[in-house]
Context: one part of a larger RNA
RNA sequence: UUCUGGUUAAGGAACUCGGCAAAUUAGCCUCGUAACUUCGGGAUAAGAGGUGCCUGCUUCGGCAGGCCGCAGUGAAGAGGGGGUAGCGACUGUUUACUAAAAACAUAGGUCUAUGCUAACACGUAAGUGGAAAUAUAUGGACUGACACCUGCCCGGUGCUGGAAGGUUAAGAGGAAGGGUUAGAAUCUUCGGAUUCGAAGCUCCGAAUUGAAGCCCCAGUAAACGGCGGCCGUAACUAUAACGGUCCUAAGGUAGCGAAAUUCCUUGUCGGGUAAGUUCCGACCUGCACGAAUGGUGUAACGACUUCCCUACUGUCUCGACCAGAAACUCA
Numbered sequence: 001u002u003c004u005g006g007u008u009a010a011g012g013a014a015c016u017c018g019g020c021a022a023a024u025u026a027g028c029c030u031c032g033u034a035a036c037u038u039c040g041g042g043a044u045a046a047g048a049g050g051u052g053c054c055u056g057c058u059u060c061g062g063c064a065g066g067c068c069g070c071a072g073u074g075a076a077g078a079g080g081g082g083g084u085a086g087c088g089a090c091u092g093u094u095u096a097c098u099a100a101a102a103a104c105a106u107a108g109g110u111c112u113a114u115g116c117u118a119a120c121a122c123g124u125a126a127g128u129g130g131a132a133a134u135a136u137a138u139g140g141a142c143u144g145a146c147a148c149c150u151g152c153c154c155g156g157u158g159c160u161g162g163a164a165g166g167u168u169a170a171g172a173g174g175a176a177g178g179g180u181u182a183g184a185a186u187c188u189u190c191g192g193a194u195u196c197g198a199a200g201c202u203c204c205g206a207a208u209u210g211a212a213g214c215c216c217c218a219g220u221a222a223a224c225g226g227c228g229g230c231c232g233u234a235a236c237u238a239u240a241a242c243g244g245u246c247c248u249a250a251g252g253u254a255g256c257g258a259a260a261u262u263c264c265u266u267g268u269c270g271g272g273u274a275a276g277u278u279c280c281g282a283c284c285u286g287c288a289c290g291a292a293u294g295g296u297g298u299a300a301c302g303a304c305u306u307c308c309c310u311a312c313u314g315u316c317u318c319g320a321c322c323a324g325a326a327a328c329u330c331a
Base pairs, nucleotide, nucleotide: 001326002325003324004323005322006321007320008319010317011316014315019312027051028050029049030048031047036041038145052067053066054065055064056063057062068072080310081309082308083307085305086304087302088301092104093103108143109142110141111140112139113138114137120129121128122127146297147296148295149294151227152226153225156224157223158220159219160218161217162216165215166214167213171209172208177203178202179201180200183196184195185194186193187192228246229245230244231243232242255289256286267283268282269281270280271279
């Protein structure tokens, strides 16, 4: 000096990103116990007192008297507490070996598919799961207890339904055309050359016909998603209930709001502090909240996150000492 324990005057978070770590508290009995609340809780809330031994009595629960110590759950083991806000309802699950959470799940809600040889999934198939089930069932998707609610838009994309018309594959169809040549015509140096060309075979192939799909017509947002701009106006000023105009499928409703979302920003005001970029309550100018990609609340719960208070302390002012183990030096 390091590590592991222990003690520490006065102060008591001044330490620090942050009370990290440590300390405090602790069992049992009695009294007592707030807001809030889903009436179950909250609650061991908080807070206060008691706690040993001996004798006597006892309804066997205790009561009365006495005794000792600094100290009686006499050693050890055994919650610190309260307030505020955010998030997630809760118990649960998770990154085996850096993340336990606000992430996942959840009961509950909604939509959607599926009539049973179910949908769906695995498999080339046989077959199997679903299910020895049967719509109060099973699969898929989203949301996530509970309370109050969940606005407008179907133009785009998707899905569902529709079938008049347009487009449209293979196939059907076979007009027209090409190749081949029995033969015919013309010319001929008699060797042949040129032209035409039936049937058959063959190649190519127009019109016409031809389903779903797409175009088209509707529906559908707890489907994917979306939810405006400019100008003017009231008898101070300011503001604009009101008016005009452009655009849109429709222009953001309720609720919330500098928020886990606010750039400007340490916004402004209030509270708490002597002093507060954090925190709490408001305001609304929402860069860029907003309603099951759920909105707003919410008792209980949380090894979650934020801020404050109390108790407590070597975290600190600021160090010191003790014990053990190392390091180091010598042998």
Annotation
Predicted 3D model of a 331-nucleotide part of an RNA (large-subunit ribosomal RNA, domain IV) from a metagenome. The RNAcentral record of the full RNA draws on SILVA. Its mean pLDDT, the model's own confidence on a scale to 100, is 87. It matches the Rfam family "Bacterial large subunit ribosomal RNA".